[in-house]
Molecule: transfer RNA
Organism: Planctomycetaceae bacterium
């Protein structure tokens, strides 16, 4: 250089084009002498930028970053 893959909560992960969700962790309360366990409950994310569409995490463009084929 080129070509395909990946990029969503702190972590690892879902999500027919139509309310973004889970387990782990954190943080508030219960429950226990206490601490673990366990139970509740709240908070937290869609890589940037444009397009399409009544509606985009998902479709197309382009650009960042990381992984891999060729050269």
């Nucleotide at each position: 250089u080129u070509c395909g893959g990946a990029g969503u909560a702190g972590u690892u992960c879902a999500a027919c084009g139509g309310u973004a969700g889970a387990a782990c962790g954190g943080c508030u309360g219960g429950c226990u002498g206490u601490u673990a366990a366990c139970c509740a409950g709240a908070c937290g994310a869609u890589u940037g930028a444009g397009g399409u569409u009544c509606g985009a995490g998902u479709c197309c463009u382009u650009g960042c970053u990381c992984c891999g084929g060729a050269g």